[in-house]
């Protein structure tokens, strides 16, 4: 100096939380690559020598460490100040809103605006009628083993014997209830009704007569007032996030400086 074998070291740091406290799992930041598997948050393993704990792998000193300085992503904490947003208290605008006035795109109008008197309509009420929907009466069917009625075969009882007598089954009538249906009685109810009768302040339509030229009307402007919430803005207060500053730790880059054994050639 080569080459070959190994040992040492390395295969990730770091912030926060948690803990007595260290280290991991956990959440975040970071390194361009830059172990595996198993358990592990009311756990896992450990005691300032606090190195994670259990079992494997690479790589082999140009690997590799950090006493020191740079660089500075990122995270914790803390004043006051900025900036944004939310709520709230308050105070203001003349924004809105409400009322007067005025103006007035554009519609209409002598083929009659609009007032004004008469009439009706329509709305609204009362009363009545009809109609529906319910209930209910009348009607008709059906409807009772025995504790409804009438008849009572059969059978049973009494009697000498006509006959009695008490009665199941059946038949008919019927309650209580059950169905049905053209229509009857009565009740109750309503977003019923081109129905009657009558009342009707106001609103809207319509016809008739008088008069005879306006009316409607979006925006625009002006002034009044009131409210606090429709709108907009400002003080103040709370509270969110970010930002400036300060302290705290601190990945990562980058100088410097450290750095092993044996054997051969």
């Nucleotide at each position: 100096c080569c080459g070959u074998a190994c040992c040492g070291a390395u295969c990730g740091g770091g912030g926060a939380g948690g803990c007595a406290g260290c280290g991991g799992u956990u959440c975040c930041c970071u390194g361009u690559u830059g172990c595996u598997c198993g358990a592990g948050a009311u756990c896992c393993g450990c005691u300032a020598u606090a190195c994670g704990c259990g079992a494997g792998g690479a790589u082999g000193a140009c690997c590799g460490c950090u006493u020191u300085u740079u660089u500075g992503a990122g995270g914790g904490c803390g004043u006051c100040c900025c900036g944004u947003g939310a709520c709230g208290u308050u105070c203001g605008g003349g924004c809105g809103u409400u009322a007067u006035u005025u103006u007035g795109a554009g519609g209409u109008g002598u083929u009659g605006a609009g007032a004004g008197a008469c009439c009706g309509g329509u709305c609204c009420c009362g009363c009545g009628c009809a109609g529906c929907g319910c209930a209910u009466u009348a009607c008709c069917g059906u409807g009772a083993a025995c504790c409804a009625u009438g008849u009572c075969a059969g059978g049973c009882g009494g009697g000498g014997a006509a006959c009695c007598g008490a009665g199941c089954a059946g038949c008919a009538u019927u309650a209580a209830g059950c169905g049905g249906a053209c229509u009857u009685u009565u009740g109750c109810g309503a977003g019923u009704g081109c129905c009657g009768c009558g009342g009707c302040a106001a609103a809207c339509c319509g016809g008739u007569c008088u008069u005879g030229a306006g009316c409607c009307a979006a925006g625009g402007a002006a002034u009044a007032a009131a409210a606090c919430u429709g709108c907009c803005g400002g003080c103040c207060g709370u509270u969110a996030c970010g930002g400036c500053c300060g302290u705290u730790c601190g990945a990562u880059c980058a100088a410097a400086g450290c750095u092993g054994u044996a054997c051969g050639g």
Predicted 3D model of a 265-nucleotide RNA (Bacterial large signal recognition particle RNA).
Rfam family: Bacterial large signal recognition particle RNA. The family's RNA type in Rfam is non-coding RNA gene. From the family's description: The signal recognition particle (SRP) is a universally conserved ribonucleoprotein involved in the co-translational targeting of proteins to membranes.
It was read from a public genome assembly, where an Rfam model found it.